[in-house]
């Protein structure tokens, strides 16, 4: 650089690491109340640890980037990547006048749920913590098992309020 072969192609608080931080081992400065077979500190190289704790969250397409909640987490610091936010279009559908029901606009919403305010109830938090076990020279992974503790969002059930024209149909 080419052919093959095998194994992976997940996940979306996810994924990486050239920075910090932190470990090991080497070398070097260093020189502690005397001493030198020399502590602390520092530094360089090498391997390497660390680098978000859950809940929530996808109709398509394009843009766009510090996408939504809260924790007894606070280097969870900083960075780089992706990302179910958001925006405009479009597809499908839901609600709203008046007793019903096409259509047509118009408002809002909704991707299996569905206008918008308010009251209430429900939705197993997990990490942290504590005990036990295992890896590992270490930083520091990992597994069970205890009892805890949330917001946002859904969801139920009560209360208020939400168009406008046409045809039809009941009265």
């Nucleotide at each position: 650089u080419c052919u093959u072969u095998u194994u992976u192609c997940a996940a979306a608080g996810c994924g990486c690491c050239u920075g910090g931080a932190c470990u090991a081992a080497g070398c070097g400065u260093g020189g502690a109340a005397c001493g030198g077979c020399a502590a602390a500190a520092c530094g360089c190289u090498u391997a390497g640890u660390u680098g978000a704790c859950g809940a929530g969250g996808a109709g398509g397409a394009g843009g766009u980037u510090u996408a939504u909640c809260g924790a007894g987490g606070u280097u969870u610091c900083g960075g780089c990547g992706g990302a179910u936010g958001c925006c405009u279009c479009c597809c499908g559908g839901c609600u709203g006048u008046g007793g019903c029901g096409a259509u047509u606009a118009c408002a809002g919403c909704c991707g299996c749920a569905a206008g918008u305010c308010c009251u209430u109830c429900c939705u197993u938090a997990a990490a942290a913590c504590a005990a036990a076990g295992g890896g590992g020279u270490g930083a520091c992974c990992c597994u069970u098992u205890g009892g805890a503790c949330a917001a946002a969002g859904g969801g139920g059930a009560g209360g208020a309020u939400g168009u406008a024209a046409u045809c039809g149909c009941a009265a």
Description: GlmS glucosamine-6-phosphate activated ribozyme aptamer from Parageobacillus caldoxylosilyticus NBRC 107762, 171 nucleotides, folded computationally. Rfam family: glmS glucosamine-6-phosphate activated ribozyme aptamer. It is annotated as a riboswitch. Model confidence (mean pLDDT): 77 of 100.